Model confidence (mean pLDDT): 85 of 100.
Small-subunit ribosomal RNA, 5' domain from an uncultured prokaryote, 473 nucleotides, folded computationally.
It matches the Rfam family "Bacterial small subunit ribosomal RNA". Rfam links the family to the GO terms structural constituent of ribosome and ribosome.
The full RNA is in RNAcentral, with records from ENA.

[in-house]
Context: one part of a larger RNA
RNA sequence: GAACGAACGCUGGCGGCAGGCUUAACACAUGCAAGUCGAACGAAGGCUUCGUGGAGACUGGCGCACGGGUGAGUAACGCGUGGGUAUCUGCCCUGGGGUGGGGGAUAACCGCUGGAAACUUGGGCUAAUACCGAAUACGCCCUUCGGGGGAAAGAUUUAUCGCCGAUAGAUCGGCCCGCGUCAGAUUAGCUUGUUGGUGAGGUAACGGCUCACCAAGGCGACGAUCUGUAGCUGGUCUGAGAGGAUGAUCAGCCACACUGGGACUGAGACACGGCCCAGACUCCUACGGGAGGCAGCAGUGGGGAAUAUUGGACAAUGGGCGCAAGCCUGAUCCAGCCAUGCCGCGUGGGUGAAGAAGGCCCUAGGGUUGUAAACCCCUUUCAGCGGGGAAGAUAAUGACGGUACCCGCAGAAGAAGUCCCGGCUAACUCCGUGCCAGCAGCCGCGGUAAUACGGAGGGGGCUAGCGUUGUUC
Numbered sequence: 001g002a003a004c005g006a007a008c009g010c011u012g013g014c015g016g017c018a019g020g021c022u023u024a025a026c027a028c029a030u031g032c033a034a035g036u037c038g039a040a041c042g043a044a045g046g047c048u049u050c051g052u053g054g055a056g057a058c059u060g061g062c063g064c065a066c067g068g069g070u071g072a073g074u075a076a077c078g079c080g081u082g083g084g085u086a087u088c089u090g091c092c093c094u095g096g097g098g099u100g101g102g103g104g105a106u107a108a109c110c111g112c113u114g115g116a117a118a119c120u121u122g123g124g125c126u127a128a129u130a131c132c133g134a135a136u137a138c139g140c141c142c143u144u145c146g147g148g149g150g151a152a153a154g155a156u157u158u159a160u161c162g163c164c165g166a167u168a169g170a171u172c173g174g175c176c177c178g179c180g181u182c183a184g185a186u187u188a189g190c191u192u193g194u195u196g197g198u199g200a201g202g203u204a205a206c207g208g209c210u211c212a213c214c215a216a217g218g219c220g221a222c223g224a225u226c227u228g229u230a231g232c233u234g235g236u237c238u239g240a241g242a243g244g245a246u247g248a249u250c251a252g253c254c255a256c257a258c259u260g261g262g263a264c265u266g267a268g269a270c271a272c273g274g275c276c277c278a279g280a281c282u283c284c285u286a287c288g289g290g291a292g293g294c295a296g297c298a299g300u301g302g303g304g305a306a307u308a309u310u311g312g313a314c315a316a317u318g319g320g321c322g323c324a325a326g327c328c329u330g331a332u333c334c335a336g337c338c339a340u341g342c343c344g345c346g347u348g349g350g351u352g353a354a355g356a357a358g359g360c361c362c363u364a365g366g367g368u369u370g371u372a373a374a375c376c377c378c379u380u381u382c383a384g385c386g387g388g389g390a391a392g393a394u395a396a397u398g399a400c401g402g403u404a405c406c407c408g409c410a411g412a413a414g415a416a417g418u419c420c421c422g423g424c425u426a427a428c429u430c431c432g433u434g435c436c437a438g439c440a441g442c443c444g445c446g447g448u449a450a451u452a453c454g455g456a457g458g459g460g461g462c463u464a465g466c467g468u469u470g471u472u473c
Stems, first nucleotide, its partner, number of pairs: 001473004006469005013345006019338002021303001026301003030298003035062003040059001069256003078181008087173001092169001097164003102132002109124002114119001140149003154161003182228003189219003194216008231253004235246004258279005281292004309335001311334003317331001318329004348378003358369004382414001384409005392400001417462005422443003428457005438445002
């Protein structure tokens, strides 16, 4: 000098754009954050002349593995980059084939049982795109090549939407490898599923992934192991560059969801707002037993130098479901708060004395503040008041918002501070104080003439900011 997710002190007019718990991955009251489909299905109730419309529960389908948060853990094929394949892929797309015939249940419901509650035992009735056989099989799978095995679902407003097997694609993943990826040797040896083989199991898939047997290997001074620290990257800051530091916002990947473990369902999870077990904590309880998980958006307590509203809307973009109408969406779009940052604008312009008053200094002559003020002339940005009023939206639909913007009105009117003035370093005098009170980044000032302390006048710098502290280069 530059920079910052900053904080603190003094000060503070407006707008645009951005940013806003870096600390306790501490604990959380309350509300909301994932539903949707009646064109899968049964039932019940209400209304009506009929038609039909709305809400909720149950069965069923799809979604809830996305989106959103956090950075605890992780020094690792985690990430980055370049390759590889033994693999999977719901919805979507290409072309092609099929969709025939049956069965038994069950929730809702009814009426019971137990319980304080959460919930629940047993009985009876019923439907389906829920479940289960038998049939068929272009292609598919297994095969000892003889053969064996396996599917489907219908709905309606009659035009479509679906359903099943296989195929090709697209997309998203899984796995493997080369190279790169912090510090410590005051960590030198580490390892028994360890290293390899055979066989088997398991997986979508390769593999000690797991298991049995066999061999005794494998890694390490080119730093194994251990310890500490840390999410990684695109980037960001600085620098002429090389480099150094860093990883907020935005984007990609990873990991996590009270702590630890586990699987279920599913195309996909070992699953933030799912399940089970254990633990800590909080809450309810009739003491028998139950309920919960904000590192989602707001918000509260706590910690801290420090970081915002328990706001509006689905209008746009995007997502889920649905044929659609539409519903849901704290994603998102907006608004609110904060000079936290960057950028822009204003706080007036012209004229005006050999120069008012006041202040300060003085050699008492004067000098300076100073064209500064007053006076006179003018303008009206921004803010204010009144009127009009968008684009963003494709036919309709606008939270933002009567916002941006345009026109008019009034009046210089409402709008300047902060740090410094010994040298470095731009800027000097007086008074007070008297090694005191104090200053200070370094050198150093202060003990009676202090340009260094405090005040004043004057001056210098920057300016809605200025200075200090912290951190990086």